Model confidence (mean pLDDT): 82 of 100. Transfer RNA from a Planctomycetota bacterium, 73 nucleotides, folded computationally. The RNAcentral record of the sequence draws on ENA. It matches the Rfam family "tRNA". It is annotated as a transfer RNA. NCBI's taxonomy places the organism under Bacteria, Pseudomonadati, Planctomycetota.

[in-house]
RNA sequence: GGCUGUGUAGCUCAGUGGCCAGAGCGUACGGCUCAUACCCGUGUGGUCCGGGGUUCGAAUCCCCGCACAGCCA
Numbered sequence: 001g002g003c004u005g006u007g008u009a010g011c012u013c014a015g016u017g018g019c020c021a022g023a024g025c026g027u028a029c030g031g032c033u034c035a036u037a038c039c040c041g042u043g044u045g046g047u048c049c050g051g052g053g054u055u056c057g058a059a060u061c062c063c064c065g066c067a068c069a070g071c072c073a
C1' cells in the first nucleotide's frame, strides 16, 4: 500500500428499515440468613466511533474519515 471484518451501557454481546434501543455480568438499595455467600425483588444505566447522503422514517442501507483485528504484498 491492497482486501476483508469489527466499532451499540463500566465489561461481554444481541438487535439486518418503524414497538420507548435490549440481555447477561457489574453496580446501588431492599428481602432472605444469627452472619456471610448463593438466591429473589426494585433501581441504575447509551450522543449506537465521527461526518455526510438515501428515505415519510436509519444502530440497521450508501459514501468519506478514524480506531482496532486478520489476510496479502
Stems, first nucleotide, its partner, number of pairs: 001072007010025004018056001026044006049065005